RNA sequence: GUGCAGGAGAGUGCGGCCGCAACGCCGACCGCCGCCGAAGGCGUAACUCCCACAACCGCUCAGGCUUAAAGGACUGCGC
Numbered sequence: 001g002u003g004c005a006g007g008a009g010a011g012u013g014c015g016g017c018c019g020c021a022a023c024g025c026c027g028a029c030c031g032c033c034g035c036c037g038a039a040g041g042c043g044u045a046a047c048u049c050c051c052a053c054a055a056c057c058g059c060u061c062a063g064g065c066u067u068a069a070a071g072g073a074c075u076g077c078g079c
Stems, first nucleotide, its partner, number of pairs: 001079006011033001013032004018027002034065003040061001041059003
């Protein structure tokens, strides 16, 4: 690196609109606010003459919390 397996957290949020014969449910789109942190990104210590340099620590741009799916640091096994 790759294949397989395992793999957390956070709204069943509110409003509008569309789809359905219609209500509800459900889904899509738009707006608003809240929230998560384990893709990525950014910031940061000691060691060090200096520079540079870490993270599951912090930020939360991205991403995610409207099932599932997808993604997923990391772990185990095989190559």